[in-house]
Order: sequence, then C1' cells, then structure tokens
RNA sequence: AAUUGAAAAAGGCAAAUUCACUGAAAGGUGGAGACGCAAAGCCAUGAGUCUAAAGCAAUUAUGUUGCCAUGAUAGUCAGGCUGCCGUU
Repeated sequence: AAUUGAAAAAGGCAAAUUCACUGAAAGGUGGAGACGCAAAGCCAUGAGUCUAAAGCAAUUAUGUUGCCAUGAUAGUCAGGCUGCCGUU
C1' cells in the first nucleotide's frame, strides 16, 4: 500500500418503545432502552422514501382539498472521504 471479516481482544454506535425539549410536519437533540451494525463514522451528489410550512390552484371559503422541497432521511441504495482490531 492492497485485500478481507474466519476466530478473538480492546473499545464504539444504538432500532422499536418511552420521557423532556425543539419543529408546521417529517424529523432532530438529550435521558432511559437494545433490534441490530465492521464503517450504524462523515458528506444530501444521483435515485428512492417521508413531510407539505410558505407559495400556487380549486372550492360549498377565516375552513377544506390538491400540487409543490427550498424541509428531512447517511440505520433505503449508489457514489465520495476517513478510520479501530485482526487475516492474507
């Protein structure tokens, strides 16, 4: 430097649920909690998915419905960057 996750060891992260805060929502942050994870570390570039505040449109109009990402998701996939331990 490349390769790989068989068996180990040291450690790491934390789904559902729940409490608090936050947000229009999706979601996020912190506590509790572990389903899982060898990149479940980082980056919204492409695809997917979620939401629909503002905006636009419709309407039986202080409401309701529809469209829409500039909001989110890295624990959906692809791509990029970095990294512990061990194998070869």

The prediction has a mean pLDDT of 87. The RNA shown here (c-di-GMP-I riboswitch aptamer) has 88 nucleotides and comes from uncultured Desulfosporosinus sp.